[in-house]
């Protein structure tokens, strides 16, 4: 990078750095000089993988590999239901684990 599975309405931020950006893309709304990205430190959620009990369902723990720490994946995008610029569902796209090639 590509397949394959399995989750995404919950949780959980301080402090330095640094100086205009971020929120995947596209629209849209938003976040930011009361300080955006980056990296560094300590701290934290979570439990995918990992440990430990069970025949098994499943229970429990967080030392270790990841992962996450505004806004549901911020919302919408295709489709389908719908009287509908509502809401509902489905699916693509995306992140993330895990395993293959």
């Nucleotide at each position: 990078u590509u397949c394959u599975u399995a989750u995404c309405c919950a949780g959980a931020g301080a402090g330095g750095u640094g100086g205009a950006g971020g929120g995947a893309c596209u629209g849209g709304c938003c976040c930011u000089a009361u300080g955006a990205a980056u990296c560094c430190u300590c701290g934290g959620c979570a439990a995918c993988a990992g440990c430990u009990c069970c025949a098994a369902u499943g229970a429990g723990c967080a030392a270790u590999g990841u992962g996450c720490c505004a806004a549901u994946u911020c919302c919408a995008g295709u489709a389908g239901u719908g009287u509908g610029u509502a809401g509902c569902u489905a699916a693509c796209a995306g992140a993330u684990a895990a395993g293959a090639a």